Predicted 3D model of a 364-nucleotide RNA (Bacterial RNase P class A) from an Actinomycetota bacterium. Its mean pLDDT, the model's own confidence on a scale to 100, is 77. Lineage of the source: Bacteria > Bacillati > Actinomycetota. The sequence was found by an Rfam model in a public genome assembly. Rfam family: Bacterial RNase P class A. The family's RNA type in Rfam is ribozyme.

[in-house]
RNA sequence: UGAGUCGCCCGGAUCACCGCGUUGCUGUCAGUUAAUUCUGAAAGUGCCGAGGAAAGUCCGGACUCCACAGAGCAAGGUGGUGGGUAACGCCCACCCGGAGCAAUCCGCGGGAUCAGUGCCACAGAAAACAGACCGCCGAGAAAUCGGUAAGGGUGAAACGGUGGUGUAAGAGACCACCAGCAUUUACGGUGACGUAGAUGGCUAGGUAAACCCCACCAGGAGCAAGACCGCACAGAUAGCGCUUGAGAACUGCUCGUUCGAGCUAUCGGGUAGGUCGCUUGAUUCCGUGAGUAAUUGCGGAACUAGAUGGAUGGUGAUCCCUCAUUCGUGAGGACAGGAUCCGGCUUAUAGGGCGACUCAUCUU
Numbered sequence: 001u002g003a004g005u006c007g008c009c010c011g012g013a014u015c016a017c018c019g020c021g022u023u024g025c026u027g028u029c030a031g032u033u034a035a036u037u038c039u040g041a042a043a044g045u046g047c048c049g050a051g052g053a054a055a056g057u058c059c060g061g062a063c064u065c066c067a068c069a070g071a072g073c074a075a076g077g078u079g080g081u082g083g084g085u086a087a088c089g090c091c092c093a094c095c096c097g098g099a100g101c102a103a104u105c106c107g108c109g110g111g112a113u114c115a116g117u118g119c120c121a122c123a124g125a126a127a128a129c130a131g132a133c134c135g136c137c138g139a140g141a142a143a144u145c146g147g148u149a150a151g152g153g154u155g156a157a158a159c160g161g162u163g164g165u166g167u168a169a170g171a172g173a174c175c176a177c178c179a180g181c182a183u184u185u186a187c188g189g190u191g192a193c194g195u196a197g198a199u200g201g202c203u204a205g206g207u208a209a210a211c212c213c214c215a216c217c218a219g220g221a222g223c224a225a226g227a228c229c230g231c232a233c234a235g236a237u238a239g240c241g242c243u244u245g246a247g248a249a250c251u252g253c254u255c256g257u258u259c260g261a262g263c264u265a266u267c268g269g270g271u272a273g274g275u276c277g278c279u280u281g282a283u284u285c286c287g288u289g290a291g292u293a294a295u296u297g298c299g300g301a302a303c304u305a306g307a308u309g310g311a312u313g314g315u316g317a318u319c320c321c322u323c324a325u326u327c328g329u330g331a332g333g334a335c336a337g338g339a340u341c342c343g344g345c346u347u348a349u350a351g352g353g354c355g356a357c358u359c360a361u362c363u364u
Stems, first nucleotide, its partner, number of pairs: 001360010012319007020049002023046004028041004051335001055346002058344005063222004076217004080094005095109001096107004110213002116211002118207003133152002135148005160178006179203001181200008226276004235267006247259004283302008320333005
């Protein structure tokens, strides 16, 4: 200098005016109370007011209610080993297999001899207890019969590979080496597993994101969870009353006066509606100790949405970045937005910045 791999961060800034939501304060008005006691309304003013994914709602938890003596079946999920965590299908480290010169990346990674069943398109002779289309060899005049599985051809996959012995031709039929399988020994590792060796028979196809088997996990529903307060009308039922006066108004109470045919309770309905749940938490950052790391102990600091016909917006100016330019300027600045709260995963994302590492080439 070029090509590449991995990780992390930012996600326009400031000001002015208008507007919106929660909330504190101030006085005003209305109702209410023993009481500026409580409630409500509108106004002024102060603070604060979306994200890295708030998204998809795909996993895991907290929380709430219901269920529950104990145990299991069915249906479901997870699946190399060790660790982390509240938990996980997440994260870290390692193992094995695969891709790459490498940094690094990918893996739905238990079991297919020792449980059993199924399936393997097309092509091909044959796709699983092997078999024989061409070929090769023997017999025969020929048709054909027998032997064979080296060679050819098909396929994603063809029953070990190479060389030799052997043979009519051939073949693990036999031998050497190699690959692989089963059993086993020693050493290393917590373990998955690795390294080295011994023995065996010569060879065993793939598929469990097919059934199935094994091990482990797990009650169900979800903040529209749930808790508290709690209206009116119609209508229904019961009681009392209808001039022998229920009840109402005046009143602090009694009396009294006036009006007077309905009045009261319950159901209707724990409904409509309201309040709480509601946001400070397995939180974040810094320092330090433990650990390869994920993570975690200790100390310090920081934090300000909480709506529910659902707020967080608009306009202007200056600056920043990108693109275009007739150099005057013009256009644009992604993906997208809370709804009980957290930990993850996945997906979307204009543009910009930082760090680590690998390979190639050149120079010293």